[in-house]
About this RNA: Model confidence (mean pLDDT): 83 of 100. The RNA shown here (transfer RNA) has 72 nucleotides and comes from Promineifilum breve (SeqCode). The organism belongs to Promineifilum (SeqCode), within Bacteria.

RNA sequence: UGCGGGGUAGAGCAGAGGCAGCUCGUCGGGCUCAUAACCCGGAGGUCGGCCGUUCGAAUCGGCCCCCCGCGA
Numbered sequence: 001u002g003c004g005g006g007g008u009a010g011a012g013c014a015g016a017g018g019c020a021g022c023u024c025g026u027c028g029g030g031c032u033c034a035u036a037a038c039c040c041g042g043a044g045g046u047c048g049g050c051c052g053u054u055c056g057a058a059u060c061g062g063c064c065c066c067c068c069g070c071g072a
Base pairs, nucleotide, nucleotide: 001071002070003069004068005067006066007065010024011023012022013021018055026042027041028040029039030038048064049063050062051061052060
C1' cells in the first nucleotide's frame, strides 16, 4: 500500500429498508431442608464514527477508525 471478511447487550451470535432479537451470563421471585437443575419475570444495546440516499437505515452509498486473513 492493494484485496477479502468482520465490528449489534457482559460473552457468543442472528437480523439484508418498517422503529433490534436469541442463547449464556446477570438481578428479582418461585420450587427445595439446602444447593444445583427446572419454572416465571426484569434490567442491560444512540447497531464502531461522521456524512449522504430514502417518508423511513443495523440493513444501501462515500470517507475514516479498529480486528482477522491473503497478496505485494
RNAcentral holds the sequence, with entries from ENA and Rfam.